[in-house]
RNA sequence: AGAGUUUGAUCCUGGCUCAGAGCUAACGCAAGCGGCGUGCUUAACACAUGCAAGUCGAACGAGAAAGCCCCUUCGGGGGUGAGUACAGUGGCGGACGGGUGAGUAACACGUGGGUAACGUACCUCCGGGUUGGGGGAUAACAGCUCGAAAGGGCUGCUAAUACCGCGUAAGUCCUUCGGUUCGUAGGGACCGGAGGGGAUAGGCUUCGGCCGACCGGAGAUCGGCCCGCGGCCCAUUAGCUAGUUGGUGGGGUAAUGGCCUACCAAGGCUCCGAUGGGUAGCUGGUCUGAGAGGACGAUCAGCCACACUGGGACUGAGACACGGCCCAGACUCCUACGGGAGGCAGCAGUGAGGAAUCUUGCGCAAUGGGCGAAAGCCUGACGCAGCAUCGCCGCGUGAGUGACGAAGGCCUUCGGGUUGUAAAGCUCUGUCGGGAGGGAAGAAGGUCACCUUCGGGUGGCUUGACGGUACCUCGCAAGAAAGCACCGGCUAACUCCGUGCCAGCAGCCGCGGUAAUACGGAGGGUGCAAGCGUUGCUCGGAAUCAUUGGGCGUAAAGCGCGUGUAGGCGGCAUGGCAAGUCGGAUGUGAAAGCCCGGGGCUCAACCCCGGAACUGCAUCCGAAACUGCCAUGCUUGAGUACGGGAGAGGGAAGCGGAAUUCCCAGUGUAGAGGUGAAAUUCGUUGAUACUGGGAGGAACACCCGUGGCGAAAGCGGCUUCCUGGACCGAUACUGACGCUGAGACGCGAAAGCGUGGGGAGCAAACAGGAUUAGAUACCCUGGUAGUCCACGCUGUAAACGAUGAGUACUAGGUGUUGCGGGUGUUGACCCCUGCAGUGCCAAAGUUAACGCAUUAAGUACUCCGCCUGGGGACUACGGUCGCAAGACUAAAACUCAAAGGAAUUGACGGGGGCCCGCACAAGCGGUGGAGCAUGUGGUUCAAUUCGACGCAACGCGAAGAACCUUACCUGGCCUUGACAUCCCAGGAACCCUUUGGAAACAAGGGGGUGCCCUCUUUGAGGGAACCUGGAGACAGGUGCUGCAUGGCUGUCGUCAGCUCGUGUCGUGAGAUGUUGGGUUAAGUCCCGCAACGAGCGCAACCCUUGCCCUUAGUUGCCAUCGGUUCGGCCGGGCACUCUAGGGGUACUGCCGGUGAUAAACCGGAGGAAGGUGGGGACGACGUCAAGUCCUCAUGGCCCUUAUGGCCAGGGCUACACACGUGCUACAAUGGCCGGUACAAAGAGAUGCGAACCCGCGAGGGGGAGCUAACCUCAAAAAAACCGGUCUCAGUUCGGAUUGGAGUCUGCAACUCGACUCCAUGAAGUUGGAAUCGCUAGUAAUCCCGUAUCAGCAUGACGGGGUGAAUACGUUCCCGGGCCUUGUACACACCGCCCGUCACACCACGAAAGCUGGUUGGACCAGAAGUCGUUGGGCUAACCUUCGGGAGGCAGGCGCCGACGGUCUGAUCGGUGAUUGGGGUGAAGUCGUAACAAGGUA
Repeated sequence: AGAGUUUGAUCCUGGCUCAGAGCUAACGCAAGCGGCGUGCUUAACACAUGCAAGUCGAACGAGAAAGCCCCUUCGGGGGUGAGUACAGUGGCGGACGGGUGAGUAACACGUGGGUAACGUACCUCCGGGUUGGGGGAUAACAGCUCGAAAGGGCUGCUAAUACCGCGUAAGUCCUUCGGUUCGUAGGGACCGGAGGGGAUAGGCUUCGGCCGACCGGAGAUCGGCCCGCGGCCCAUUAGCUAGUUGGUGGGGUAAUGGCCUACCAAGGCUCCGAUGGGUAGCUGGUCUGAGAGGACGAUCAGCCACACUGGGACUGAGACACGGCCCAGACUCCUACGGGAGGCAGCAGUGAGGAAUCUUGCGCAAUGGGCGAAAGCCUGACGCAGCAUCGCCGCGUGAGUGACGAAGGCCUUCGGGUUGUAAAGCUCUGUCGGGAGGGAAGAAGGUCACCUUCGGGUGGCUUGACGGUACCUCGCAAGAAAGCACCGGCUAACUCCGUGCCAGCAGCCGCGGUAAUACGGAGGGUGCAAGCGUUGCUCGGAAUCAUUGGGCGUAAAGCGCGUGUAGGCGGCAUGGCAAGUCGGAUGUGAAAGCCCGGGGCUCAACCCCGGAACUGCAUCCGAAACUGCCAUGCUUGAGUACGGGAGAGGGAAGCGGAAUUCCCAGUGUAGAGGUGAAAUUCGUUGAUACUGGGAGGAACACCCGUGGCGAAAGCGGCUUCCUGGACCGAUACUGACGCUGAGACGCGAAAGCGUGGGGAGCAAACAGGAUUAGAUACCCUGGUAGUCCACGCUGUAAACGAUGAGUACUAGGUGUUGCGGGUGUUGACCCCUGCAGUGCCAAAGUUAACGCAUUAAGUACUCCGCCUGGGGACUACGGUCGCAAGACUAAAACUCAAAGGAAUUGACGGGGGCCCGCACAAGCGGUGGAGCAUGUGGUUCAAUUCGACGCAACGCGAAGAACCUUACCUGGCCUUGACAUCCCAGGAACCCUUUGGAAACAAGGGGGUGCCCUCUUUGAGGGAACCUGGAGACAGGUGCUGCAUGGCUGUCGUCAGCUCGUGUCGUGAGAUGUUGGGUUAAGUCCCGCAACGAGCGCAACCCUUGCCCUUAGUUGCCAUCGGUUCGGCCGGGCACUCUAGGGGUACUGCCGGUGAUAAACCGGAGGAAGGUGGGGACGACGUCAAGUCCUCAUGGCCCUUAUGGCCAGGGCUACACACGUGCUACAAUGGCCGGUACAAAGAGAUGCGAACCCGCGAGGGGGAGCUAACCUCAAAAAAACCGGUCUCAGUUCGGAUUGGAGUCUGCAACUCGACUCCAUGAAGUUGGAAUCGCUAGUAAUCCCGUAUCAGCAUGACGGGGUGAAUACGUUCCCGGGCCUUGUACACACCGCCCGUCACACCACGAAAGCUGGUUGGACCAGAAGUCGUUGGGCUAACCUUCGGGAGGCAGGCGCCGACGGUCUGAUCGGUGAUUGGGGUGAAGUCGUAACAAGGUA
């Protein structure tokens, strides 16, 4: 510090996601030890049990018992225990310590101040005079008594440091008066006078004293109250307030104050956010972050609040009191039913809730606290221990050595690689572990004795929960101690197997449909490690709320426009002030924490000490540039006055002509109108057309112009009246009067609404006619609201420049409007120039790009508005406005991993331009109809093997299925196999033959002994080929996957294209080059050009054909010469033809024209041939996951007595149909018969097979010749030509089908061959919609040959013969090329995509209602209790004249008042038949709205 993810790719915008750090955590797997921390985040839910606050006998009275000892009359008594225990009176403490976070948005907290408006027990210091003298009670206790209990009642006795008078009273307090001084308003401090109020307690003692009590002052500490400032969300909460705001009197408090009360006044708060609602304890700090910031507020510390819920006071220095009281409520418990008891948010612990949070431990040894003179007692504060991997930190699970590397595992290309120095083995060490021994620090203090300068000192004794723990030593022994996650990218780490869109994974993108580094397992690896992962949450990354540090033309985002309030901002100069600002000082900013330095536990975590810091606040002093404020001035901003011209600026009234329609009249006759074409419609009751007259409404042609005006909406005939603004010119004046503008107010197209008019044309709705599959549309004929006017409402828009307003600055060029200046000259003039508007082009700059560019989207400043992913949603709810329609404001649940902007390359378009092609057109002949052949589909079958499927499958693989082929089916058989390599045994190989069987095969018999090498050459051994038997490695597979592949092929397409290097342009994809002007069959060539070159294609080179030359002359040829049986037959010759080698020829070379003097084109000459002469081979980058695993090769998978192999028979030949490709025809341009010409190219030795003979024929016999320019197929080429016949007919056309008879091939023609002869003679009379081929030696037509092949050809491949027609042309159909344009397409238009409906699921709204929470108002009732009042009852202290009184208490009443109740609102939820839209879902239905002019922009 970034990364992944929108696209074919790119840049940008923008969201989502990840990597980091952290946690009071939880869960999963795993787990050796220690140290230090931490441990109910949920139910402030309920709690059993124990403990958590007592202490003091040196304040007081009373005062046991057990036990022991003694006495005893045996009933008891005494002593001791003991002035002890228990309890009581009294004092101090129970307001601290400990817990929790419910409530609280508040002076609660933080920070800084104030209190002249206050308090403070215990503690310290100072002062004072004291503690004088009396009195009356009361608990305890005793007796009686009520009650189940808890608890009371009555009577009697008694003490005090308990209580009460009295006396004294410096000071103090109250009232009042005077003075000094200070101050902040009331006033404070001090001094003095008068009047009044008002105190005390003793205990112990060694008699020295000590501890207490009282009054006052001061301090310290702790608190109360007040104030400035600071820190949450919602405006879909905008108004709130009656003790409310203030005053006066009174009350109350320690104290100010409406704190309370009576009266008076009518105030107080609020957009700088009152009130209301929601949420929340606040802080030091913690986490994160570079910081600014964001989030949080566990543990520790400060403050606050609370103590079952609500209310209340009492006591007290202090409470409205966690372990106190009273009342009410809920709950729990006890009960004898009459009544009672209780409050763990103290420590443990229990239940419940929950994903989840500990022991009913030890000790007061230390620290701290309460009481006490002290010893001491109490202390779940605290110190320790326990539990928990909850966190942080530390340690270990061993170390060294050890192989060209064990075994095993895994992988493998079978060679090996890896696990891996890892292990084993050898040599060591001892943390940890368990064993033994030793053994702390933490202790200060206390007490006794002595000494003492009273502070204390010395000595003895004594105090440890943790704990026999930490730690140390000895000996034992590698021994007991490694897991978890991940390995597609992000992100570090790869292979095998299994699985087969299944099972599953997933943080995002996404994996899985038979080779998955993504699922599961394994091996290996990577990362961390006693932990590792997951989940949740926070910050970060996120500049993704932007102060630092973002934006708003098109991505989300400028209010439709103006006027203007608050607010914000504001020209030049001088002086002053010092609020902001800056500097210095002081105080404060608790401690802890963070940071730095040092120190202590072996280190670290942790702890201790010191420092720094705490960016803040307050006070004081200083500075005066800037902002602010005050004062004075200035003119440049702004404004006013004067002169001028321009303008569809606004309002009102009047006027005008053209046109449409209607009415009347006339002329006139059959149509008019309308459309793509029609029809509805109008018209013989006279339309349309034409003429005249009239009515009425609306709008104002030409002028008219990126011209003008206006803030925008908007404004267009002419005239008049009223009226707003801008501009120009020149002077004078005012003197900052300015800019912006939340709210507010006004204006605001069209449509719409209300009332009343008006209504010609147009025209939603509606009707009809068309179109169409439909057509609730587009088109047509009609037509009502409306459009118009007046008044009122609505308040929206793509209200757009998709661009807020203002000011300043920053190159130009060129139009145009208004006004002005200057020169020349007077003209509808031109040029130069100023200001104001309005356009275009363009520099710098800017922008993601497009673009903008003095009219900024540039550079800056000021102010306002607005944005923060898409959908949900221009929505719901609430509110405001509106007559309504609706407008404004404006969410959430849920859902997606995108949605977008600009530009790029393609592809596409019922976009455009240019141009090709038998693409159309022009022609010729076909197919589609018939019969047959053949292929395919379908069907059938035991099997009808398989593949090929638009063009580019279908006479295709098949260049040839009777067996074989053959892969299919049935049956019979084989299992190292029909075939390859290796091993063992036997045998030569091989030949003949028997039996069974359909054959394969099985079981036999006989013959036969070879070749090479060695040796003891009779013979034996070894080897090679071959055969038989055997074992296993292996063979074999036309089994699957052409979507794992190679190779080959088809296709676009013989189309003219496809690219690269360097350079240049662009942020980039990419562009340029390759576009443009010409030209070509061609990216062919020329020219131009930020391009210059190059490659693959095109062309040429190759083959063939056409002309010539040359070489050669047999098997070919025959012109000349001779011979001849008249046949190039022979001699001869190679001239010609021909054959097959070589060469030549054609290049737009020449001429003319056109053209840019170019390329090129047109015409011509010559030439066998012209402008690539004809044909072929040759197929760029690529496309179609095109075809082929059944040619071959090949990865993977599968079969292995079978999916392999052998054999027989059957099938591939089936047949109700459908399609493709063909053949033959339908006839006279013909059929038949007869006659008679002319080819080329091929093939042939298991072959072609002549002559001759036989057969009507297929063919048979025959065998010459031929290794083939020789012989043969073979000849007769056929059509053509000549002659004859047939005469338009289902025929002398046509030949299917069928019957019969044959021939040939072959082991074999039944299924299932071809051919021949005789007979039979079917359909068919030119073929619907549709569709194919062909541009010249072509189509059409006619024969010939070959491959395959035993045989089988209408197919395929080749050959020659005869031999046309037509092309105006490129509008249209199809395909293609180039340029351009639009695009929401990129699987690329066979694309994309919208809405209803149907189904499933999800969340939300409405809803008669039902039901809860919170809360307001009014009223009722009113506990406890304070206060007030009363107090007839009761009453110790004081007074008394003894009667009583004063005072007090109970009781009564009153105010207030919690819970409760009634009525009525508000608000927030829950639920609700039904209903509404929304979202999501693999292939549902209907249409086709949008994207290309998307077919009606």